[in-house]
RNA sequence: GGAGAAGGGUGAAUGAUCGCGGGGCGUUUUUCGCAACGAGGAAAGUCCGGGCUUCACAGGGCAGGAUGCCGGAUAACGUCCGGCGGAGGCGACUCCCGGGAAAGUGCAACAGAGAUAUACCGCCGCCGGCGGCUUCGGGCCGCGGGCGGUAAGGGUGAAAAGGCGGUGCAAGAGACCACCGGCCGGCCGGCAACGGGCGGCGCUAUGCAAACCCCAUCCGAAGCAAGCUCAAACAGGAGGCAUAAGGCGGCCCGUCUGCCUCCGGGUAGAGUGCUUGAGCCGUCCAGCGACGGGCGGUCUAGACAGAUGAUCAUUCACGACAGAACCCGGCUUACAGCCCUUCUCCGCUU
Numbered sequence: 001g002g003a004g005a006a007g008g009g010u011g012a013a014u015g016a017u018c019g020c021g022g023g024g025c026g027u028u029u030u031u032c033g034c035a036a037c038g039a040g041g042a043a044a045g046u047c048c049g050g051g052c053u054u055c056a057c058a059g060g061g062c063a064g065g066a067u068g069c070c071g072g073a074u075a076a077c078g079u080c081c082g083g084c085g086g087a088g089g090c091g092a093c094u095c096c097c098g099g100g101a102a103a104g105u106g107c108a109a110c111a112g113a114g115a116u117a118u119a120c121c122g123c124c125g126c127c128g129g130c131g132g133c134u135u136c137g138g139g140c141c142g143c144g145g146g147c148g149g150u151a152a153g154g155g156u157g158a159a160a161a162g163g164c165g166g167u168g169c170a171a172g173a174g175a176c177c178a179c180c181g182g183c184c185g186g187c188c189g190g191c192a193a194c195g196g197g198c199g200g201c202g203c204u205a206u207g208c209a210a211a212c213c214c215c216a217u218c219c220g221a222a223g224c225a226a227g228c229u230c231a232a233a234c235a236g237g238a239g240g241c242a243u244a245a246g247g248c249g250g251c252c253c254g255u256c257u258g259c260c261u262c263c264g265g266g267u268a269g270a271g272u273g274c275u276u277g278a279g280c281c282g283u284c285c286a287g288c289g290a291c292g293g294g295c296g297g298u299c300u301a302g303a304c305a306g307a308u309g310a311u312c313a314u315u316c317a318c319g320a321c322a323g324a325a326c327c328c329g330g331c332u333u334a335c336a337g338c339c340c341u342u343c344u345c346c347g348c349u350u
Stems, first nucleotide, its partner, number of pairs: 001346010012315007020038002024034003040321001044332002047330005052223004064219005069083005084098001085096004099214002104212002106208003120154002122150006129143005162180002165177003181203001182201004187196003227272004234265001236263006245257004279298007316319001
């Protein structure tokens, strides 16, 4: 210098004026004034997990759902960290929903004889037949048939009875042997997944569980329009007062309609939930790390017709995706550009 790998940050800047939101202070009836503060890395999708709230709940099981190598982190997770195994790359590094297929069921299109069992072609043996040759001996050659052996070879396929080489055989075959692979056993290393080497067994039994299923672990439901509190209006109950008038077909009793007090509900409305929290920043300690602990500092939106905007000036690299609505941890998706750190390979120079 070139080509890459991994991770992180930022998301136009400065000033002025006006406006908006909820608090604070002053004034206090409002109004008004003052100085601060006021969207994001994803506030998004609402896909997981938790807090919180209401309801349900003795315990256990069924059904249903989710997860799925091992160890760890955490409030929890389907997230994260560190490993293992497999795959890719010269490498930095990246990718993989990665339990069980001799518990059972099912499926394996097309092609192919045969898809978990198969003899289509081929090879080999035996027995007949036909034709030819003949040294006349079923001796040789060819064609066709039957019975049997064979998974070496051909062909089909994603996949065809461990692979490859040899011995062997009528031809073949783990039938036998070496190497590789597989299974089983114990040994060593590791918490484990797993790895290493040793011995034994010639070793039929493929793939799919993002097919049913089996095994293990976890899961009660609904959600801030959850809920809780106050409470005009208004329905109800008890007591008191008034008993004048009216209704209950005429009269009496009774009862209803009135006012007040109390009780207990409750709509509008108001408050609360609501933002101090598994918080953020700095530093130290422990850990490879996720994360945890100590100390110090800090308060940083909280609306409910729902604020965060507009104009002007200067400058630049001319500005992406997009905007809170109970909160938090993740995942996923969108994003113009710019900056930083660490590492790898190649070339050159010293």